[in-house]
Context: one part of a larger RNA
RNA sequence: CUAUGGUUAAGGAACUCGGCAAAAUCACCCCGUAACUUCGGGAGAAGGGGUGCCGCCCAGGGUGGAGGGACUUGCUCCCCGAGCCCCAGGCGGCCACAGUAAAGAGGUCCAAACGACUGUUUAUCAAAAACACAGGACUCUGCUGAAGUCGUAAGACGACGUAUAGGGUCUGACGCCUGCCCGGUGCCGGAAGGUCACGAGGAGCUGUCAGCGCAAGCGAAGCAGCGAAUCUAAGCCCCGGUAAACGGCGGCCGUAACUAUAACGGUCCUAAGGUAGCGAAAUUCCUUGUCGGGUAAGUUCCGACCUGCACGAAAGGCGUAACGAUUUGGACGCUGUCUCAACCAUAGACCCG
Numbered sequence: 001c002u003a004u005g006g007u008u009a010a011g012g013a014a015c016u017c018g019g020c021a022a023a024a025u026c027a028c029c030c031c032g033u034a035a036c037u038u039c040g041g042g043a044g045a046a047g048g049g050g051u052g053c054c055g056c057c058c059a060g061g062g063u064g065g066a067g068g069g070a071c072u073u074g075c076u077c078c079c080c081g082a083g084c085c086c087c088a089g090g091c092g093g094c095c096a097c098a099g100u101a102a103a104g105a106g107g108u109c110c111a112a113a114c115g116a117c118u119g120u121u122u123a124u125c126a127a128a129a130a131c132a133c134a135g136g137a138c139u140c141u142g143c144u145g146a147a148g149u150c151g152u153a154a155g156a157c158g159a160c161g162u163a164u165a166g167g168g169u170c171u172g173a174c175g176c177c178u179g180c181c182c183g184g185u186g187c188c189g190g191a192a193g194g195u196c197a198c199g200a201g202g203a204g205c206u207g208u209c210a211g212c213g214c215a216a217g218c219g220a221a222g223c224a225g226c227g228a229a230u231c232u233a234a235g236c237c238c239c240g241g242u243a244a245a246c247g248g249c250g251g252c253c254g255u256a257a258c259u260a261u262a263a264c265g266g267u268c269c270u271a272a273g274g275u276a277g278c279g280a281a282a283u284u285c286c287u288u289g290u291c292g293g294g295u296a297a298g299u300u301c302c303g304a305c306c307u308g309c310a311c312g313a314a315a316g317g318c319g320u321a322a323c324g325a326u327u328u329g330g331a332c333g334c335u336g337u338c339u340c341a342a343c344c345a346u347a348g349a350c351c352c353g
Stems, first nucleotide, its partner, number of pairs: 001348008010339002014337001019334001027051005036041001038173001052094006060086004067079004071074001095099001107332007114324002119131002135171007148157003174319004179249003184246002186242005193237003199231002204226005211218002250268005277311001278308001289305005
């Protein structure tokens, strides 16, 4: 010097990203216990006191000797209660710095964020605010093969279930709520018209050649090839509905008897122009916004304001008791974290062998 333990004057977080680590708290009994609350909780809240040994007194409990009694004579029952055991309390005394004398065994509180909760997860850098969850909603599915899923199929699951069932998607306890837009995309419904495949249809055209013609050429039937009109499904166009479907939810200018601001007006655009609630927020760039609180001093924190770069209502909004090895700020206690280091023990390192 390294590691692991132990002790430390005075101070007590000044350390540090951060009380990380350590210290402290700790058992049992008694007293006592706030806000808030879903009345269960919070709560071991917090905060106090006691605990050893000896003597005396005494309550309670367990067992039940000997003795007595009863008869149904039994490994019987009843009465009494010795002894032994457990244990509460009262009074007095004794010793020590110290009595749950060693060991083992919560630190606590305040405020905020997120997630309701118990759970689950990156085996081997992440345990969380992520996933799940009960609850909510939408949607599909009517069963002789449900919908859906696996499989080429047979077949299987769904389910030996049947819409109070099963599948999918979103949200995520609970409380109060969940606004406007259907123009686009999707889905559902509609069928008049437009478009339109296969198919049907067969006007017409072409090749071939019997025949005709001096020739150029014309050319029946047959056999082939091409093929117009017309008829024709779904879909799409079209017409409606639907946002807890995917999604979206404006701009400019002016105006009140100080100023400022604008309840008000004008205008343009839109499918409709963001409602309630919240808001410098896990979201705020400017920004350490401004004001207030806490500190001697606070880019963090809490409470407000609203100028929301770029919150917002089931990719839910706002609250919320309880819960959390979560995150943030503060306080008390406590300490070698620190001021600032010292010593001790053990094992190494180092020296000699």